[in-house]
Glycine riboswitch aptamer from Thalassovita litoralis, 87 nucleotides, folded computationally. The RNAcentral record of the sequence draws on Rfam. Of the family's consensus pairs, 91% are formed in the model. Taxonomically the source falls in Thalassovita (Bacteria, Pseudomonadota, Alphaproteobacteria, Rhodobacterales).
């Protein structure tokens, strides 16, 4: 110098799932269901330095969510920084 792949941070888009009774209303509070896309946790294709380790959007549903907001929200884009390779 430049810089996918990686990490951070802005912004933008961002899905599922209920019903009852109590409750002045908002919040909530029981019962029962139900959702999976924070996080965990388990299997396991695959990969790797092959002792062993890395490993999912599949599974479970401990948290967590389950009118609307609101907040969260994997994911996927864009800028910004940082950086390993590479010149």
């Nucleotide at each position: 110098c430049a810089c996918a792949a990686c990490u951070g941070a802005u912004c933008g888009g961002g899905a599922g799932a209920a019903c009852c009774g109590g409750g002045u209303u908002c919040g909530c509070c029981g019962g029962u269901g139900c959702c999976g896309a924070a996080g965990g946790a388990g299997c396991a294709a695959c990969c790797g330095c092959c002792c062993c380790g890395g490993a999912a959007a599949c599974u479970c549903u401990c948290a967590g969510g389950c009118c609307a907001a609101a907040g969260g929200g994997a994911c996927c884009g864009a800028u910004c920084a940082g950086a390993c390779a590479g010149g």